Source information: This is a predicted structure of a 401-nucleotide RNA (Bacterial RNase P class A) from Hymenobacter setariae.
[in-house]
C1' cells in the first nucleotide's frame, strides 16, 4: 500500500437575493378595520433512508359481537426477543461447497424443516410387479397345482447391507457385524445429542394431494371517524290568508270544528305561437329539522429521538439526565446568481517504447448540474431502487523495519 465481505454513518457543501408551507410573538409605522382579524414587521422550522412496493403485523376508528361448534383462511424444527408479526437473535438437525483428512472435524451457503406404521388418493415410460409384488430362473410334484424375493433383468426408486449356517429350493429363519429404527440410560429448558445395554423391529416415494395434530384470524381503513354549517328536498311548531259542492273519519254538548280524498271553477307550467283539448302542480311567511358547497378536529408528543451507566452470546430490556425534530389538501419544502467538491473529456508536461501506443500528473480549460427517489393517521419489520464517500471490523496478497 491493493483487493474482497461485514456493519454503522452521510446522502453534494457554503454565500447573496426572490419567494412557497406551516409555529410564536408584535402593531411604534403604511392601507382597511369597532375589536378579532386581513395586511404589515421580527423570530424561528420545513422529506427519505428507502418517503416507494402495499407484502406482513400493530395502534387508532365506526359497526358487529353471550357461550360453544361448523365450514373457510393463514402459520408450521427448538428456545427466545417484542404491542405484535410470516419479522428478528441465538441454537438443533438436513443438503450443497469448501479445507483438513489416520480417526474425531472445522468454516460458508440455503430452506413452507410438523406428521405417509389414523385413513384415502396419486406414481408418467420400462417392467413380471410402484405396494395385500412370480415374467424367466431355482425347489416340491406324473400333471394339476403350490413353495420361494436367493439369481436374472426394468426403472429415479423393486420389499435392509455382507458372511456364516440352515434349507427340497429359499428366506432376519438362526447368528457375527454394519445401517437404521423404538425402549432403558445420562446430558440439555428445548430441538436434539452421546456412549453402553436391550428388541429381529426393517411393510417405496408423495401431504406446495385431499387430510391428521397444534396456533392463530370479526369486517372496515384517516376518502376511517367526530363536529360546526351557506344552499335544498321530507316532516314538525307558530303567525297571517283562504272558492265552492260531494264521500266517508275523529272529536266534542244533537250542530259545529280537524285534517283527509275526489268533483266543479280560478291561478301557474308542459304539449312551437292562438282557440278548444290533454296532462302536472297549487297557500304565503318565520323558527326547528336535516346536512350539500365550504370549514374545524382526527393530525402529529410518540411501543418517540440523543447521550451516559447497567443487564443479556445476541435479537433487546432497565434506570437517569437532556431534547421537540414538516403537517400541506391539489397539496408548500423551490428559483437565480457567485464560489467550492465530485465525474467525464483534455491544451501541456514526465515516464516507457523504434513507432504505434501504454502509463502518470494536468490549466485561475470545457461538459454535466450530479444516485434512487418525494411525506399525505401514526409506528414496527419485508422486499425492491441507489452515483458516490467516510468509519469500524475482518481476510487474502504485496513491501518494509
Nucleotide at each position: 500500500g491493493c483487493a474482497g465481505u461485514g456493519a454503522g454513518c452521510c446522502a453534494c457543501c457554503c454565500c447573496a437575493c426572490c419567494g412557497c408551507c406551516g409555529c410564536g410573538c408584535c402593531c411604534a409605522a403604511c392601507g382597511c378595520a369597532a375589536a378579532u382579524g386581513c395586511g404589515g414587521g421580527c423570530g424561528g422550522g420545513g422529506a427519505g433512508g428507502a418517503a416507494a412496493g402495499u407484502c406482513c403485523g400493530g395502534g387508532c376508528u365506526a359497526c358487529g359481537c353471550a357461550g360453544g361448534g361448523c365450514a373457510c383462511c393463514c402459520u408450521g424444527c427448538u428456545u427466545c426477543c417484542u404491542a405484535a408479526c410470516g419479522g428478528g437473535a441465538a441454537g438443533g438437525a438436513c443438503u450443497g461447497g469448501c479445507c483438513a483428512a489416520u480417526c474425531g472435524g472445522g468454516c460458508c451457503a440455503g430452506g413452507a424443516c410438523a406428521g405417509c406404521c389414523a385413513g384415502u388418493g396419486c406414481c408418467a415410460c420400462a417392467g413380471a410387479a410402484a405396494a395385500u409384488a412370480a415374467c424367466c430362473g431355482c425347489c416340491c410334484g406324473c400333471a394339476a397345482g403350490g413353495g420361494u424375493a436367493a439369481g436374472g433383468g426394468u426403472g429415479a426408486a423393486a420389499a435392509g447391507g455382507u458372511g456364516c449356517g440352515g434349507u427340497a429350493a429359499g428366506a432376519g429363519c438362526g447368528c457375527a457385524c454394519c445401517a437404521g429404527c423404538g425402549g432403558c440410560u445420562g446430558g440439555g429448558u428445548g430441538a436434539c445429542c452421546a456412549c453402553g445395554c436391550c428388541g429381529g423391529c426393517u411393510g417405496g416415494g408423495u401431504a406446495a394431494a385431499c387430510c391428521u395434530c397444534a396456533g392463530g384470524g370479526g369486517u372496515u381503513g384517516c376518502a376511517a371517524g367526530a363536529c360546526c354549517a351557506a344552499a335544498u328536498a321530507a316532516g314538525c311548531a307558530g303567525a297571517c290568508a283562504c272558492g265552492u259542492c260531494g264521500c266517508g273519519c275523529u272529536c266534542c254538548u244533537u250542530g259545529g270544528a280537524g285534517a283527509g280524498c275526489g268533483g266543479c271553477a280560478c291561478c301557474g307550467g308542459g304539449c312551437g305561437g292562438c282557440c278548444c283539448g290533454c296532462u302536472c302542480g297549487g297557500g304565503u311567511u318565520u323558527g326547528c329539522g336535516g346536512g350539500u358547497a365550504g370549514g374545524u378536529c382526527g393530525c402529529u408528543g410518540g411501543a418517540g429521538c440523543c447521550u451516559a451507566g447497567g443487564g443479556g452470546u445476541g435479537a433487546c430490556c432497565c434506570u437517569a439526565g437532556g431534547c421537540c425534530u414538516a403537517g400541506a389538501u391539489a397539496a408548500a419544502u423551490g428559483g437565480u446568481g457567485g464560489g467550492g467538491c465530485c465525474g467525464c473529456c483534455g491544451c501541456c508536461g514526465g515516464a516507457g517504447g523504434a513507432a504505434a501506443c501504454u502509463u502518470c500528473g494536468a490549466a485561475g480549460g470545457g461538459c454535466g448540474u450530479g444516485a434512487c427517489a418525494g411525506a399525505a393517521c401514526c409506528c414496527g419489520g419485508c422486499u425492491u431502487a441507489u452515483c458516490g464517500g467516510c468509519u469500524c471490523a475482518u481476510u487474502g496478497c504485496c513491501u518494509a523495519a
It matches the Rfam family "Bacterial RNase P class A". By type it is a ribozyme. Its mean pLDDT, the model's own confidence on a scale to 100, is 76. Of the family's consensus pairs, 94% are formed in the model.